[in-house]
Predicted 3D model of a 144-nucleotide RNA (FMN riboswitch aptamer (RFN element)) from Flavimobilis marinus. The model forms 100% of the base pairs in the Rfam consensus. Its mean pLDDT, the model's own confidence on a scale to 100, is 83. The RNAcentral record of the sequence draws on Rfam.
RNA sequence: CACAUGCUCCGGGGUCGGUGAAAAUCCGAGCCGGCGGUCACAGUCCGCGAACCUGCUCCACGUCUCCCACCGGGUGACGCGGGACGGGCCGACCUGGUGGAACUCCAGGACCGACGGUCAAAGUCCGGAUGAGAGGCGCAUGUG
Numbered sequence: 001c002a003c004a005u006g007c008u009c010c011g012g013g014g015u016c017g018g019u020g021a022a023a024a025u026c027c028g029a030g031c032c033g034g035c036g037g038u039c040a041c042a043g044u045c046c047g048c049g050a051a052c053c054u055g056c057u058c059c060a061c062g063u064c065u066c067c068c069a070c071c072g073g074g075u076g077a078c079g080c081g082g083g084a085c086g087g088g089c090c091g092a093c094c095u096g097g098u099g100g101a102a103c104u105c106c107a108g109g110a111c112c113g114a115c116g117g118u119c120a121a122a123g124u125c126c127g128g129a130u131g132a133g134a135g136g137c138g139c140a141u142g143u144g
Base pairs, nucleotide, nucleotide: 001144002143003142004141005140006139007138009136010135015029016028017027018026030124031123032113033112034048035047036046037045043111044110052088053087054086055085057084058083059082061079062078063077064076066074067073068072093109094108095107096106097105115127116126117125
């Protein structure tokens, strides 16, 4: 230094005003941008994650049924349950400049944003979430 295994920790951001009986949801003007990759830096290029939908798959648990060499084991059915894995779904960028190289930098102008809730419609409020997670730093052991 690399690889393998294990463990701890870390791991999402964002508003005011106007109208109105009522809106942080409409109108106006703002603000925000997970993770890995990419000869040069990404919300908009390529992938991943969460949520949501789904599976003749696997595992565990519970109940019931039957069987056996019986206090243990096996088989089948049920659960609109739990976990794993697979599949589905999965938004948005152009122009000019610099340069060896940039839809990633600079200049300018654009665009996108899950689900449920709400006395009026949500990227920004409340909620699932003191959750989960792509991953990341570090430590330990072993091998080279």